Bacterial RNase P class A from a Planctomycetaceae bacterium, 371 nucleotides, folded computationally. It was read from a public genome assembly, where an Rfam model found it. Model confidence (mean pLDDT): 79 of 100. Its Rfam family is "Bacterial RNase P class A". From the family's description: Ribonuclease P (RNase P) is a ubiquitous endoribonuclease, found in archaea, bacteria and eukarya as well as chloroplasts and mitochondria. Rfam classes the family as a ribozyme.
[in-house]
RNA sequence: GGAGUGAGUUGAACGGUCGCUGGCAGUUCUGCUGCUGGAGGAAAGUCCGGGCUCCACAGGAGGCGGUGGUGGGUAACGCCCACCGUUCGUGAGAAUAGGGAAAGUGCAACAGAGAGUAGACCGCCGAUGGCUCUUCGUGAGCACAGGUAAGGGUGAAACGGUGCGGUAAGAGCGCACCAGCGGGAUGGGUGACCAUUCCGGCUCGGUAAACCCCACCGGGAGCAAGAUCAAGCAGAGAGAAGCCGGCUUGCCGGCACGGUUUUCUCCGAACCGUUUGACUCUCGGGUCGAUCGCGCCGAGGGGACUGGCAACAGUCCUCCCAGAGAAAUGACCGUUCCCGACAGAACCCGGCUUACAGACUCACUCCGCAU
Repeated sequence: GGAGUGAGUUGAACGGUCGCUGGCAGUUCUGCUGCUGGAGGAAAGUCCGGGCUCCACAGGAGGCGGUGGUGGGUAACGCCCACCGUUCGUGAGAAUAGGGAAAGUGCAACAGAGAGUAGACCGCCGAUGGCUCUUCGUGAGCACAGGUAAGGGUGAAACGGUGCGGUAAGAGCGCACCAGCGGGAUGGGUGACCAUUCCGGCUCGGUAAACCCCACCGGGAGCAAGAUCAAGCAGAGAGAAGCCGGCUUGCCGGCACGGUUUUCUCCGAACCGUUUGACUCUCGGGUCGAUCGCGCCGAGGGGACUGGCAACAGUCCUCCCAGAGAAAUGACCGUUCCCGACAGAACCCGGCUUACAGACUCACUCCGCAU
């Protein structure tokens, strides 16, 4: 000097004139005046987890859905941090839907003999059996039966690899080394796992972001939740589950049946009902008002210190920072220069994902050059 990797900050500034809005105070009070606040890092997506509100059986089992290496963090999570394994990168680093394929089922076009306890197209052998010739020696030939999967071919992939022995020719058939798989020992680590070493010839592939198996997690609905005040009306139809006993003649008890319990099914439990009808379904009427929820305090913001590799936790100090309700920050002028991107709260918070012009900072890696 160039090219990269990871993390963070900012998201135009200043001044003037008018305008909008929350809170507090004053007031001559339908207004005015003063003081003080007024959209984001993603407010987006509505993908997760909660706080909060209501329902009240948050009982059990199944179904259904979600997560998936280990250890920590957190209110919790599918999030964050650290580490392990695998893959990619010269590297700083990045990615990871990362338990199980020997419980079962399924899938992999075409080509190929054959695609998972498969297979013989071209080949090799033909010792043994068979056939032919014969110098009758078991010599030569055939390649029929039979053997073979080492060589070649097809394919993304062919049932471990290299070498030696062995064999009729071959083959883990045997051996040496290596790879994988299974098991053991020693050491390191909280653990996932790593290193070294020993035994076994066991070598029956891939795919679960296919079904499935295993482990763990899961009441429901949601601010249009809900609370209070005020006001107002109108209900109708259909379906719907029984017997016995007692005596006080409409009540009690027993058994049976029907129904309800905020996703579905079953079991249990509780409650309600059985023609004085629980509950279910259909049609229809009233309430579209006001206040709260939502002033404030929050798993809150900022700073310092301590512990921790870190995420984060603790202690102390300090601050209060939008609450609209069809929806508030807009318009104009001047100057500066980095020449202005993505983009607007609607109960609140912790995350993830997506979008983003320009400017700035820190740490690290590689290449080149000079000293």